The RNA shown here (transfer RNA) has 78 nucleotides and comes from a Bacillota bacterium. It was read from a public genome assembly. The organism belongs to Bacillota, within Bacteria. Its mean pLDDT, the model's own confidence on a scale to 100, is 83.
RNA sequence: GGGGGUAUCGUCUAGCCUGGCCAAGGAUACCGCCCUCUCAAGGCGGAGACACGGGUUCAAAUCCCGUUACCCCUACCA
Numbered sequence: 001g002g003g004g005g006u007a008u009c010g011u012c013u014a015g016c017c018u019g020g021c022c023a024a025g026g027a028u029a030c031c032g033c034c035c036u037c038u039c040a041a042g043g044c045g046g047a048g049a050c051a052c053g054g055g056u057u058c059a060a061a062u063c064c065c066g067u068u069a070c071c072c073c074u075a076c077c078a
Base pairs, nucleotide, nucleotide: 001074002073003072004071005070006069007068010028011027012026013025020058030046031045032044033043034042051067052066053065054064055063
């Protein structure tokens, strides 16, 4: 240099293929309340994310293009 893959709440992930039921769900952690003699456990609730930019579309986490970071394969130089 060429090719491929990955990127979503603090963490682990679903959704992407086939656009709409997603003002993005679940688990765990965190915060509050309830329960309990206390703690743990349990119950209820809350906050929290689509790597970045652009395009297509009535509508984009999803499709297209570019960029960034990381990983893998390969070529060249030495």